Model confidence (mean pLDDT): 79 of 100. Predicted 3D model of a 359-nucleotide RNA (Bacterial RNase P class A) from an Acidimicrobiia bacterium. It matches the Rfam family "Bacterial RNase P class A". Rfam classes the family as a ribozyme. Of the family's consensus pairs, 92% are formed in the model. The source organism's lineage runs through Bacteria, Bacillati, Actinomycetota and Acidimicrobiia. RNAcentral holds the sequence, with entries from ENA.
[in-house]
This record gives sequence, C1' cells and structure tokens, in this order.
RNA sequence: UGAGUCCGCCGGGCGACCGCGGCACCUCGGUGUCGAGGAAAGUCCGGACUCCACAGGGCACGGUGCUGGGUAACACCCAGGCGGGGCGACCCGACGGACAGUGCAACAGAGAGCAGACCGCCGAUGGCCGCACUGCGGCACAGGCAAGGGUGAAACGGUGCGGUAAGAGCGCACCAGCGUCCCGGGUGACCGGGGCGGCUCGGUAAACCCCACCGGGAGCAAGGUCAAGCAGGGACAGGGUGGCCCGCCCGCUACGUCCCGGGUAGGCCGCACGAGCCCACCGGCAACGGUUGGGCCCAGAGAGAUGGUCGCCGCCGGCUCCGCCGGCACAGAAUCCGGCUUACAGGCGGACUCGCCAC
Repeated sequence: UGAGUCCGCCGGGCGACCGCGGCACCUCGGUGUCGAGGAAAGUCCGGACUCCACAGGGCACGGUGCUGGGUAACACCCAGGCGGGGCGACCCGACGGACAGUGCAACAGAGAGCAGACCGCCGAUGGCCGCACUGCGGCACAGGCAAGGGUGAAACGGUGCGGUAAGAGCGCACCAGCGUCCCGGGUGACCGGGGCGGCUCGGUAAACCCCACCGGGAGCAAGGUCAAGCAGGGACAGGGUGGCCCGCCCGCUACGUCCCGGGUAGGCCGCACGAGCCCACCGGCAACGGUUGGGCCCAGAGAGAUGGUCGCCGCCGGCUCCGCCGGCACAGAAUCCGGCUUACAGGCGGACUCGCCAC
C1' cells in the first nucleotide's frame, strides 16, 4: 500500500424559543424534572407474572437431538470434537438411528435395489466346417466374463502381482471402509496405535417411522378491587286497592323507605426498583458468575405525547462551486425480561490473514 476475515460501537451534535405527554410542588397559573430503539419490528423460541385444570401412569400431538459448560429457561451463548468449504485469517452444519419395518429416486442408461450386459473380451468345454488326425486351424451357434468403453448425483471397494480361454476378492500384498478385541490420552464427544475377521455389505429420516429427552391450557383485552343505573331477592306497613257499610282484621300491589348478593358502564390497581443499569475489583480461556466497593433511577398511556422554527457546526448530494440550495439510514414503545431473525445511508475502534513495494 492493495484485497479480505472476525469482534465491538456510534448512527447527527450544541444552544435559544414555542409546543405535546407523565410525575412532583405551590400563591391555579406557573416552576422543576423525565420523555423511544438497537432493532421499540416479525411475534419465531424461552421465561417471569396471572387465572383455569390436575391422584399416578400411559396413548395421541408438538418440539429438541455431537460433548462439556453458562443461564430462571431456551431452538440462545461460550469452549471443544467431528464432517464440509477457503491458500489463509476464518466460515457453514437439526451433527441419534438406513441389518426394526415401509416408502422414494426425474432424465439418461443394458442395468437403480432379489442389480445388469449396449459396445466390448473370450469361446477352454459342447456344436458346425476344413486339414487328413493321440491333434491343429477356422466360424462366433450354445455359452462364459465384467477388465476396458459408454450413461448417471450414485453402477456392489482402489492399486499391483498371480491366475485364466477371457475374466472376477478367485488367491495374495498394501491402502480405504465395516465389525470386534486390546493398549494409551481425554471429564467427555473423540483421538493415536496394535491384533483378528468375512472380503465390501449403496443413498435418502426438516419422508413415514424407531430411540432418548422435554412439553397441561389460555394469555395484561391475563387477573384483582371499588361499584352507578336497570332487572332480581328480603324486611317494614306509610300510600293505593280488594274482601266487608265503617273500624279492627285478612289479602294484593311494589308507588315509598331500608337492606342483600352477583355484577354491567365507569374508576382504580396490575404498571414501571427490576433475573435493573454503569464503572472498578475478584474467579473463569470464554459465555458468565461473585455482589465486594462506588455511582444511578431510566417513558408509560386515553391502543392517542415524544414535535416544530431559528443560529452555529458535522456529514452527504446537486449547482450559474469566495457561496447557495436540499437532505440526515432503518424505523418507532403499550405487561415485562432473555434470545433469534429481518431492516439499516454513513462512520469509528481493535485483533488477525493473504499479496506487492521499500529499508
């Protein structure tokens, strides 16, 4: 200096004025203070919290699936193993099981799951023909073969030697792979080494399925509490009315008064101090933990606020470039928290890799 990998962070700044919402205070109109995000988004996982259900076990359904650790928990994170990709820094992987069973494999191809023979090789043996014969030669009919060619994502191990008519794990050596036994290392996944065996037993499970583990349901419009009005129940006997001509008495009604429970509208709580944030220290490779020391309070509704103008500065773009004009990514809380995923103009910092040049 060019190209790249990984991690972390910012994502307009300051001031003035006028507004909007929450809270506090008071001389009721002001003052003070606070007021979006790293994703507030998608609502995809995991929890807290609340209500309902629940003896135990099983079935069904759904999810997860290498090992160790972290965590309240997880499908997340960290460290590692294995496999794949990259020259490399590094990246990607639902990464248990395909001798429990079932299914699937387009096109091409002879043959694709009890494999198979198009080209090809052979034709020892049998057959036919010739020579004129203990046999030899020819044909390629029966038949044998799978080495070579060809198809395919994939063709029932690879290389070499032997063997044969030609061939073949048919035999042998080495290698790969499978199974099994042993030794060593590691908490473990797994790694390194050695012996033996039959010679090879294909792929696919985010296909059904099998195995192991996990999972009750609904969600803040959860739920709790106070409680108008209307309807309902009870008491009283003031009002009205009936039985009687009146009173007493006995009924009916519910106009009136009081009480009752459930609970609608509506109000309040839930609801903003918490698995809380920042710095330092300690333990740990790290994720994270300890809570030790110091500092901080950080939106909250009405599904409704969080804005505008001006000045200076920063960045970007345009132009008739002393300057002027325009713009400032993605987006935007609604019970809260931990993750994942997705969107994001531009910029900053750190660590590392590969190349080129110079000393």